[in-house]
RNA sequence: CGCGGGAUGGAGCAGUUCGGUAGCUCGCUGGGCUCAUAACCCAGAGGUCGAUGGUUCAAAUCCGUCUCCCGCAA
Numbered sequence: 001c002g003c004g005g006g007a008u009g010g011a012g013c014a015g016u017u018c019g020g021u022a023g024c025u026c027g028c029u030g031g032g033c034u035c036a037u038a039a040c041c042c043a044g045a046g047g048u049c050g051a052u053g054g055u056u057c058a059a060a061u062c063c064g065u066c067u068c069c070c071g072c073a074a
Stems, first nucleotide, its partner, number of pairs: 002072006010026004020057001028044005050066005
């Protein structure tokens, strides 16, 4: 250099098939329950989806380029 996969709140992942409000579990914060803690219940904060440009009324999703990680072949 060639081929494939991945990058989404603090962590692990879905959402891409078919473009149309960014979600799940754990964690964090506050409240409830309890003599108290854990567990359990309720509510909340936290993302501008790796970067940039393009297409579109509208892009995490489609297209181009680039960065990083993993694997295959040589």
Notes:
Model confidence (mean pLDDT): 81 of 100. Predicted 3D model of a 74-nucleotide RNA (transfer RNA) from an uncultured Bacilli bacterium. Its Rfam family is "tRNA". Rfam classes the family as a transfer RNA.